Small-subunit ribosomal RNA from an uncultured Pseudomonadota bacterium, 1560 nucleotides, folded computationally.
[in-house]
RNA sequence: AAACUGGAGAGUUUGAUCCUGGCUCAGAACGAACGCUGGCGGCGUGCCUAAGACAUGCAAGUCGUGCGCGAAAGGGGCUUCGGCCCUGAGUAGAGCGGCAUACGGGUGAGUAACGCGUGGGUAACCUGCCUCGAGGUUUGGGAUAACUUGGGGAAACUCGAGCUAAUACCGGAUAAGCCCACGAGGUCUUCGGACUUCGCGGGAAAAGAUGGCCUCUGCUUGCAAGCUAUCACCACGAGAUGGGCCCGCGUCCCAUUAGCUAGUUGGCGAGGUAACGGCUCACCAAGGCGACGAUGGGUAGCUGGUCUGAGAGGACGAUCAGCCACACUGGGACUGAGACACGGCCCAGACUCCUACGGGAGGCAGCAGUCGGGAAUCUUGGGCAAUGGGCGCAAGCCUGACCCAGCGACGCCGCGUGAGGGAUGAAGGCCUUCGGGUCGUAAACCUCUGUCAGGAGGGAAGAACGGCGGCCGGGUGAAUAAUCCGGCUGUCUGACGGUACCUCCGAAGGAAGCGCCGGCUAACUCCGUGCCAGCAGCCGCGGUAAUACGGAGGGCGCAAGCGUUGUUCGGAAUCACUGGGCGUAAAGCGCGUGUAGGCGGCCGGGCAAGUCGGAUGUGAAAUCCCGAGGCUCAACCUCGGAACUGCACUCGAAACUGCUCGGCUCGAGUCCCGGAGAGGGUGGCGGAAUUCCCGGUGUAGGAGUGAAAUCCGUAGAUAUCGGGAGGAACACCAGUGGCGAAGGCGGCCACCUGGACGGUGACUGACGCUGAGACGCGAAAGCGUGGGGAGCAAACAGGAUUAGAUACCCUGGUAGUCCACGCCGUAAACGGUGAGUGCUAGACGUCGCGGGUAUUGACCCCCGCGGUGUCGCAGCUAACGCGUUAAGCACUCCGCCUGGGGAGUACGGCCGCAAGGCUAAAACUCAAAGGAAUUGACGGGGGCCCGCACAAGCGGUGGAGCAUGUGGUUCAAUUCGAAGCAACGCGCAGAACCUUACCUGGGCUUGACAUGGUGGAGAACCCUCCGGAAACGGAGGGGUGCCCUUCGGGGAGCUCCUUCACAGGUGCUGCAUGGCUGUCGUCAGCUCGUGUCGUGAGGUGUUGGGUUAAGUCCCGCAACGAGCGCAACCCCUAUCAUUAGUUGCCAACGGAUCAAGCCGGGCACUCUAGUGAGACUGCCGGUGUUAAGCCGGAGGAAGGUGGGGAUGACGUCAAGUCCUCAUGGCCCUUAUGCCCAGGGCUACACACGUGCUACAAUGGCCGGUACAGAGGGUCGCCAACCCGCGAGGGGGAGCUAAUCCCGCAAAGCCGGCCUCAGUUCGGAUUGGAGUCUGCAAUUCGACUCCAUGAAGGCGGAAUCGCUAGUAAUCGCGGAUCAGCAUGCCGCGGUGAAUACGUUCCCGGGCCUUGUACACACCGCCCGUCACACCACGAAAGCCUGUGGAACCAGAAGUCGGUAACCCAACCUUCGGGAGGGAGCCGCCCAAGGUUUGACCGGUGAUUGGGGUGAAGUCGUAACAAGGUAGCCGUAGGGGAACCUGUGGCUGGAUCACCUCCUUU
Repeated sequence: AAACUGGAGAGUUUGAUCCUGGCUCAGAACGAACGCUGGCGGCGUGCCUAAGACAUGCAAGUCGUGCGCGAAAGGGGCUUCGGCCCUGAGUAGAGCGGCAUACGGGUGAGUAACGCGUGGGUAACCUGCCUCGAGGUUUGGGAUAACUUGGGGAAACUCGAGCUAAUACCGGAUAAGCCCACGAGGUCUUCGGACUUCGCGGGAAAAGAUGGCCUCUGCUUGCAAGCUAUCACCACGAGAUGGGCCCGCGUCCCAUUAGCUAGUUGGCGAGGUAACGGCUCACCAAGGCGACGAUGGGUAGCUGGUCUGAGAGGACGAUCAGCCACACUGGGACUGAGACACGGCCCAGACUCCUACGGGAGGCAGCAGUCGGGAAUCUUGGGCAAUGGGCGCAAGCCUGACCCAGCGACGCCGCGUGAGGGAUGAAGGCCUUCGGGUCGUAAACCUCUGUCAGGAGGGAAGAACGGCGGCCGGGUGAAUAAUCCGGCUGUCUGACGGUACCUCCGAAGGAAGCGCCGGCUAACUCCGUGCCAGCAGCCGCGGUAAUACGGAGGGCGCAAGCGUUGUUCGGAAUCACUGGGCGUAAAGCGCGUGUAGGCGGCCGGGCAAGUCGGAUGUGAAAUCCCGAGGCUCAACCUCGGAACUGCACUCGAAACUGCUCGGCUCGAGUCCCGGAGAGGGUGGCGGAAUUCCCGGUGUAGGAGUGAAAUCCGUAGAUAUCGGGAGGAACACCAGUGGCGAAGGCGGCCACCUGGACGGUGACUGACGCUGAGACGCGAAAGCGUGGGGAGCAAACAGGAUUAGAUACCCUGGUAGUCCACGCCGUAAACGGUGAGUGCUAGACGUCGCGGGUAUUGACCCCCGCGGUGUCGCAGCUAACGCGUUAAGCACUCCGCCUGGGGAGUACGGCCGCAAGGCUAAAACUCAAAGGAAUUGACGGGGGCCCGCACAAGCGGUGGAGCAUGUGGUUCAAUUCGAAGCAACGCGCAGAACCUUACCUGGGCUUGACAUGGUGGAGAACCCUCCGGAAACGGAGGGGUGCCCUUCGGGGAGCUCCUUCACAGGUGCUGCAUGGCUGUCGUCAGCUCGUGUCGUGAGGUGUUGGGUUAAGUCCCGCAACGAGCGCAACCCCUAUCAUUAGUUGCCAACGGAUCAAGCCGGGCACUCUAGUGAGACUGCCGGUGUUAAGCCGGAGGAAGGUGGGGAUGACGUCAAGUCCUCAUGGCCCUUAUGCCCAGGGCUACACACGUGCUACAAUGGCCGGUACAGAGGGUCGCCAACCCGCGAGGGGGAGCUAAUCCCGCAAAGCCGGCCUCAGUUCGGAUUGGAGUCUGCAAUUCGACUCCAUGAAGGCGGAAUCGCUAGUAAUCGCGGAUCAGCAUGCCGCGGUGAAUACGUUCCCGGGCCUUGUACACACCGCCCGUCACACCACGAAAGCCUGUGGAACCAGAAGUCGGUAACCCAACCUUCGGGAGGGAGCCGCCCAAGGUUUGACCGGUGAUUGGGGUGAAGUCGUAACAAGGUAGCCGUAGGGGAACCUGUGGCUGGAUCACCUCCUUU
């Protein structure tokens, strides 16, 4: 000098957002376990479960310096061979005796306790061994083990007799001090006593052993007495150490444990203890404990500390250390300084073992070890060398304490598995866009090093005590003896272990795995799989392209480990002391009075409990932290320090709190005056109305509804008049008016009564606030008893409605509603906002009271106080909103919350007559449940506005026949797709073959088609024949070109054969895609930039007022601009001009014809097709805001986008299309490819869509006659003319087209017939005969003619199109096409009706509102029932366990009693006594037994609800006005959601009205 230093978040509720809130993850830790893997070392650590049971060995002995006995083997000797002697040896051994065995070691069962922790007390105590002081150790006695001997027993063991010793036992003596009693004095005192001094009386001791010596005494070698040393012994005092007891404080959960207590609480006395004490007993008193949680239940050894955490805190209490408790279970004492005693005793019990069945033995929670249990935890090791302990004078012995070693990656720490160079970026793997990329300097290869492991050699520290020997000094001593102490020196002692460490040798040689790679979270590709298999911590992945499953390559992370599981803390401010909340998210008790408690105004004095400061003691050591040191480092260890935030004691301070004293008036209260009020209670009175009864008038209806019916009425209703009865409720006034604590209170009057308010002064003097429990009040419904009963009305009945209707609606109607008394005690009992106090801008209403000004007069104006409302600043809030009546800023007190469901349920308790209320869980289950706000979408919400949306109108469809498409069915195949609108005359603008994708059969395999390559042959190409259905196969013939050439040949090109790459696929996926298309929708919308508002999603702009077809335009505006859309620009058409004038046209002129622009001619007109003009709300009037615009008018061919077309915003439908095309991936490859023939797509009992033709007279038929437009045509259109009834045939002119042809348009018009009929309507069907196309009309074409003549007489429910040149109706053309049109695309002709209007249906736009929807109402969602599984409750009972009570019984044992039996010590008069013991008795008492009730738990037929579970049943309750607004309480009813009555709430939409507020 240091001991300081430390705080991160993320995922998941939603379409998105903010908030609330839970769940989950990332971190650290572990006595761990499991999976895969595993080189070395150090230091630690290792039954958490069965305090389950234990085989075996060891774990506590020691002392001969306490005592008496006392072997044997072996060796030696002798022997009469029986044995004896010596030695072994006073050894082994046991015994008596002493000390230890109460320590050390184990475990955590019990214990919620003075058990533990901390600090104290003991004047209420003990303390062996140890230390110190001071004093002693005298004299006697009697026994008894061992031993000997006899007996019992299987054994354990035991009994009798006899001998003997002691530091064993007993008596006497002595007593400084000690103990007891008494007396006197002193000090202190809480007056109880405590301590102490002195005196007197009484009482209690002892043991010797060993060594040495002879100074003194006696025998006298030497020994004894004695002396001496050491150890031991006795009494006392003191200390040290260790304990006992007591006290303050601290020490888990449950109140669904609220009352507990009879030795209980205290006293007096006694007993007992080392000691206080109710510890025990007798008596007396009636206390003691408890909401500051007693008692009971559950759980648990406590602490130092450990883990975590920023901390506060939380969790834990292994190893180490302190304390406690326990030792098979329960009880008990003995011994002892100490025990109620782990390796002691007795008893009881369970269990195990032995047994000769008579009896015995045992207690690993000591160290190892075994079995068992379990996910799981080690060697039956070595040593006393060290440290420590017991005994001993000592040597020493004992020591599973301990020190070491072993096993286990169980943990922490350290080391290694190599280092440097090395690109051809090798091989190989994987991927690939095929170029390449990557593993990767990685490897190979070159150079080098040598840790660990292996081999060889060397080789510590831990050892110093102590003993012994020697020397020196000192103490005691008579002593040169002995002994003790100290020093020096020599010597002896190591389990680990030949270990650590060092050196050498060889050698890169022997040493890497595990998890993960969707997000959180670091790391990505391929293949396989196909909601399968599987993954998953949360969110979630997997249904054919899976970075999420499995494998691989690669990558990321850690590393001798890595993951998983479990547990704890953290994150979690998610129990919030630090550091949260309660209007709507979970959360204010329904309201008051008030107890305990908590909190408390102003001034002053005192005290010092809290508080603050100083000092002292304590806060064990270890741990943590700092510094230093030791192992090579580290882990680990050692030393010193800091710290231990605490407790106690003491000194001090006095601001604040507290206590106390005194004072004050502003808090609170009292008195007086005054007015307001549906405040409460009782009694009385009143009128209106309903109903009923009586009477009158009067006649056929009334009542009721969406419409009806039930119902009432000719027996006279309803209506109306008069009279009467009875009950209930009080219209108007009436008001976000008033009163009350809340519930609640409404006609008038009287009486009784509570509270608030205003005003003035006076008084009290903090008397206050809140309020756990408690007590009271408490709507409606409901309950009891008795009344009452008009109306209304659960239940109930009937009528309707309906699929049903246990409802909504209707007709009736009982409880009830009313009164009295008594219960109940709950509501959306709400302002969803506890009470109190203070502070913090205003504005405007209203109620009550007072004051002021002016006035005759306050009704108006101003001010104050109290209430009640609206808006609003600051501030708060997640937002909504609140805002002096706070949800703002603060303080005080109470209540309450902690994810959703289960559940306000079960059980228990309390209350209730009952209904039920209050209190109030858990298992299980979910990843959310929620609040506010946002954008949408939706509404049987609202407003505004469009559209052939409705309405108005015209014509259809749905019925018939046929055509066509589809479904279905069928089939070898009926190829495939399209599916509400927006599939269905759609792809198909044309299936006999082809097409063709389908089926059957026959064939081909580099292929019908493309590109490239290898080898070979031949130009190419053309023709003929045979088999065959053809494809195809086979045979034959003809034919030779171009370039180069050395004339052999080579080459290009093409064909063929062969072979390799590859082709090919209408195979799959439109949910992998591009492109294209449909649809909302030609709807008027969709967005952006900047700004601004909002925490944010988002809003604003884009809303509003007008206007428009339009987000069209104008105005306004926190917006200002802009983009995509709208409109316009483009095309057609309507008018005109101009240019042009053939093939078009023909007015004038001329010519010609039967006729005709036929010709000359002309370009005026029509027309053609280019270019222009024209229309813009431009003009006028009106209206509107002076605007945009609208209305009317003029002009004009056309007027307000003139008509039509093209044009389709952001997006939606995973809409359609892989079968147009393109294309990723997958699949097929002698076939899923290719060729061919035939068949099928054309089927037919049906169903639907779209059409055609009709049903007829506005028609049909016959005859005559008129007028288009737009197109098409050379593989074509086809004229004239001829033939045929006709389709058509022949024929061949003209035309590549304003020229020729298709080509006569039809309806219309004129005339005629038909006369209402299944017809002269209708044309299906069928027979026959034909025509045309085509290779070919059988399956399967169209058309013609003759014949046939069906259904059908205008079409149910329902439904479609159309607003003007439109509908309707009529025909014509075209594409496709050999042929085939009722379809499609076009064209013109004729040519209407209607629109009041926007209530309703459908679709759409804008604004707004509600929402539990967001896959967006085709949404969401509730309950019963059925099925499966899960946990829980009840239950006749059955079964454990726990503690209680009563009684019985009572082992061992202490204590007490006891004349009879027994007894060595002492006394004795020898009889006996004292004393002791046995036995017996008594008290207490463990186990046990009986009875009883209580509690916890297990189980239980059955039963109850609950939860969960891709596609079950019934309905539709809720969310929108959810189609009867919903919800709360209560009651009744019902399959179910629910319905109904009654009271309440808004957390109800909508419309209208009223009032208030804001702005102007």

The sequence was found in a public genome assembly.
Its mean pLDDT, the model's own confidence on a scale to 100, is 86.